[in-house]
Context: one part of a larger RNA
RNA sequence: GAACAAACGCUGGCGGCGUGCAUAACACAUGCGAGUCGAGCGAGAAAGCCUGCUUCGGCGGGUGAGUAAAGCGGCGAACGGGUGAGUAACACGUGAGUCACCUACCCUCCAGUGGGGGAUAACAUCCCGAAAGGGGUGCUAAUACCGCGUACGGUCCCGAUCGUACCUGCGGUCGGGACGAAAGGUGGCCUCUCGAUGAAGCUGCUGCUGGAGGAUGGGCUCGCGCCCCAUUAGCUAGUUGGUAAGGUAAUGGCUUACCAAGGUAACGAUGGGUAGCUGGUCUGAGAGGACGGCCAGCCACACUGGAACUGAGACACGGUCCAGACUCCUACGGGAGGCAGCAGUGGGGAAUAUUGCACAAUGGGGGAAACCCUGAUGCAGCAACGCCGCGUGCGGGAGGAAGGCCUUCGGGUCGUAAACCGCUGUCAGGAGGGAAGAAAUUGCACCGGUGAAGAGCUGGUGUGGAUGACGGUACCUCCAAAGGAAGCCCCGGCUAACUCCGUGCCAGCAGCCGCGGUAAUACGGAGGGGGCAAGCGUUGUUC
Repeated sequence: GAACAAACGCUGGCGGCGUGCAUAACACAUGCGAGUCGAGCGAGAAAGCCUGCUUCGGCGGGUGAGUAAAGCGGCGAACGGGUGAGUAACACGUGAGUCACCUACCCUCCAGUGGGGGAUAACAUCCCGAAAGGGGUGCUAAUACCGCGUACGGUCCCGAUCGUACCUGCGGUCGGGACGAAAGGUGGCCUCUCGAUGAAGCUGCUGCUGGAGGAUGGGCUCGCGCCCCAUUAGCUAGUUGGUAAGGUAAUGGCUUACCAAGGUAACGAUGGGUAGCUGGUCUGAGAGGACGGCCAGCCACACUGGAACUGAGACACGGUCCAGACUCCUACGGGAGGCAGCAGUGGGGAAUAUUGCACAAUGGGGGAAACCCUGAUGCAGCAACGCCGCGUGCGGGAGGAAGGCCUUCGGGUCGUAAACCGCUGUCAGGAGGGAAGAAAUUGCACCGGUGAAGAGCUGGUGUGGAUGACGGUACCUCCAAAGGAAGCCCCGGCUAACUCCGUGCCAGCAGCCGCGGUAAUACGGAGGGGGCAAGCGUUGUUC
């Protein structure tokens, strides 16, 4: 000099854009943060309301309603959001490999979707329990569950043949055998015992099953790179390799049995300390050094430790089980909980914000859609915490007023500074106007496709309507008015800026050199001056 997620002191007008628990990965009251689908199902359920009948117990119809709560089922909940504890490791970065692998939803293509069965929740009823919750009996549905049938180019086995390769092999073709699937829903047209939210037929859309390919995401392996200590020198028994088996999506001591006795290290093993890694950030002419907050990629973790279940995916922050510590409830028998999500509280600390608004936009989950959910996100609030921009006025004005300070008493200086005259109107204030961010979804029309069809569905075009948290915000116009808006540090040298008074090695200053003991430009005050400016200084840290 530059920089900072800063803090502290004094001071403080406005705006834009950013940033804001670095400490206790300490403990947490309260609310919210993951749901959705009635076009899978019980089901054209229930309560309630209206109404008819009534033996006054109820019973029937309508509405409720294409729906509340709860339930079965599907998809999602493994994303998004947080934190940096652990980790010196294939964790990360980079480049390869996988003839050793997986991939829900999505896209393209091929084939199929036949016919049966038994349950169970909700519900009803009984029982246990203070509660959390649990048990018995009975009823019922499905895109829930289970057989059967059928099936390939799927899986496995056998045979033949071709190609390829460094190999156990891999791939193609042909033949044979064994095994393995499924689910419906909804719109339209039309017919029918006038039944009907039904059935048959045709058809559209959407599902479902098997398979091939793609896309995306991931698992695993390897080369290289990646902090300090040698005042850490030896380390190792599943240890190193082999065979076999098990296990996994998959290679592998991953696991087990047996066999061998290896493996590793001064090119630093092992041990100890410290630490999430990177893109990058800061500094520097560069080389380098330091750092890794915000944003982005990867990793790890979710009260502590351990484990598996479900699933395409987890060993799962707002799931389950066990143990532990802690907190809470209890009828003492037993239960409940996990903010390193968003706010917020206590505590710790020099120190870090609102228990805000909205799903309008973007993105995500569900749904055919309407739409619902979304503390992701978009915004607003607080803080000079940072960067940037703007303002606190402009021009004229000398008898150089008054006053302050200094003085050699002549004067000098503050100083065109003020007063005074003229002008302007940024910001703040008042009044009025007032956006963009919003075109998708959707309605209608036309054209094209599908279709027997002018229905339905679908693609395109045109057109209409609706939708804004921020917010009456940005911005614009007008009104009034110099009016409301300057401080902080320094002035001995380094280093830019000097005099007077007070003090008298005292009180004090100080980054270094050093000032102060009676003339202190170095202490304290004043006048004056210098520097920066809504900031200025100090402290800390890095280069």

Predicted 3D model of a 543-nucleotide part of an RNA (small-subunit ribosomal RNA, 5' domain) from an uncultured Pseudomonadota bacterium. The full RNA is in RNAcentral, with records from ENA and SILVA. The prediction has a mean pLDDT of 85.